[in-house]
RNA sequence: GGUCUCUUGGCUCAGUUGGUUAGAGCGUUCCCUUGACAUGGGAAAGGUCAGUGGUUCGAGUCCACUAGAGACCA
Repeated sequence: GGUCUCUUGGCUCAGUUGGUUAGAGCGUUCCCUUGACAUGGGAAAGGUCAGUGGUUCGAGUCCACUAGAGACCA
């Protein structure tokens, strides 16, 4: 330098053929339970989907570019 793949809460990941509200587990905070801790039960907060632009009535999902990570080739 070229080709390909990935990027979604703090972490690990889902998300169907583009469709009506973006979810789960762990973690965090609060409440109950305990003398206290742990376990257990209940509740809450936390994302506008790497960034920008485009296509579309509608984009996490399709397209282009940029950034980051990885694999292969040279």

Transfer RNA from an uncultured bacterium, 74 nucleotides, folded computationally. Model confidence (mean pLDDT): 81 of 100. Its Rfam family is "tRNA". About the family: Transfer RNA (tRNA) molecules are approximately 80 nucleotides in length. RNAcentral holds the sequence, with entries from ENA. A source record names the gene trnV.